Predicted 3D model of a 74-nucleotide RNA (transfer RNA) from a Nanobdellota archaeon. Taxonomically the source falls in Nanobdellota (Archaea, Nanobdellati). The prediction has a mean pLDDT of 83. Its Rfam family is "tRNA". Its family is annotated with triplet codon-amino acid adaptor activity in the Gene Ontology.
RNA sequence: GGCGUUGUUGUUUAGUCUGGUAAAACCCGAGUCUCAUGAGCUCGUGAUCGGGGGUUCAAAUCCCCUCAACGCCA
Numbered sequence: 001g002g003c004g005u006u007g008u009u010g011u012u013u014a015g016u017c018u019g020g021u022a023a024a025a026c027c028c029g030a031g032u033c034u035c036a037u038g039a040g041c042u043c044g045u046g047a048u049c050g051g052g053g054g055u056u057c058a059a060a061u062c063c064c065c066u067c068a069a070c071g072c073c074a
Base pairs, nucleotide, nucleotide: 001073002072003071004070005069006068007067010026011025012024013023020057028044029043030042031041032040050066051065052064053063054062
């Protein structure tokens, strides 16, 4: 230098192919239970999807550019 994979709540991931309200577990907070803690149960906070632009009524999803990590080739 060329090609490919990945990037989504604090963490780990789903969702992308086939555009239509961003979801789950853990963590955290509150309640319940307990003499108390933990566990269990119930509820809740938290990401506009790596960044920018485009297409569209509508974009995490399609297109372009770009950044980062990893891999392959030279």